[in-house]
RNA sequence: CUCUUAUCAAGAGUGGUGGAGGGAUAGUGCCCUUGGAAGCCACGGCAACCGUCUUUGAUGACAAGGUGCCAAUUCACUGGUCACAAGAUCGCAGAUGAGAG
Numbered sequence: 001c002u003c004u005u006a007u008c009a010a011g012a013g014u015g016g017u018g019g020a021g022g023g024a025u026a027g028u029g030c031c032c033u034u035g036g037a038a039g040c041c042a043c044g045g046c047a048a049c050c051g052u053c054u055u056u057g058a059u060g061a062c063a064a065g066g067u068g069c070c071a072a073u074u075c076a077c078u079g080g081u082c083a084c085a086a087g088a089u090c091g092c093a094g095a096u097g098a099g100a101g
Base pairs, nucleotide, nucleotide: 001101002100003099004098005097006096007095008094013043014042015041016040017039021032022031023030026078027077028076029075044070045069046068049066050065051062052061053060074093079090080089081088082087
């Protein structure tokens, strides 16, 4: 990087450093940000995919380890379908895990 598959309405932040941007990409909107963005570091936390324990299994429990995550639904919309509309739903894309090449 590609493929397969599961999940994505819940949950969880302080300090230091840093200096102006950030919310995946493009557009539009909206939002966060000098009362200090991104990034990096430390500590803390959430969750429970892998994991551990139990069980024939389903279920259940745990969180030492491997990941992941800690504003807003994956911030919303952009395509299809249904609907007069409000809206609903599916998909695309993306993210993360596990497995394979």